[in-house]
């Protein structure tokens, strides 16, 4: 550098519930564990979610400037050390 044990020491925490925040998606805190070797950080590229406002329309369309790092890739930082 690469790889990832039925190893050791630790770490994170899905669904769901409660509180709070937000127009929503979602966020935050507590409880809780489905999972995770970057499930640390970063919306840069793609993807996906939402649609307050704006535009269009006369009925519910388009749009991110709002989000998801636990969707993928990129960037960046990092614990441990069996086998190959």
């Nucleotide at each position: 550098u690469a790889c990832g044990a039925u190893a050791a020491a630790g770490g994170c925490a899905a669904a769901c519930c409660u509180a709070u925040u937000g127009a929503a998606a979602g966020g935050u805190a507590g409880g809780g564990a489905c999972g995770c070797a970057a499930a640390g950080c970063u919306a840069c590229a793609g993807a996906c979610c939402u649609a307050a406002g704006a535009c269009g329309u006369u009925u519910u369309g388009u749009u991110a400037u709002g989000g998801u790092g636990g969707c993928u890739g990129g960037g960046u930082u990092g614990c441990c050390g069996a086998a190959a």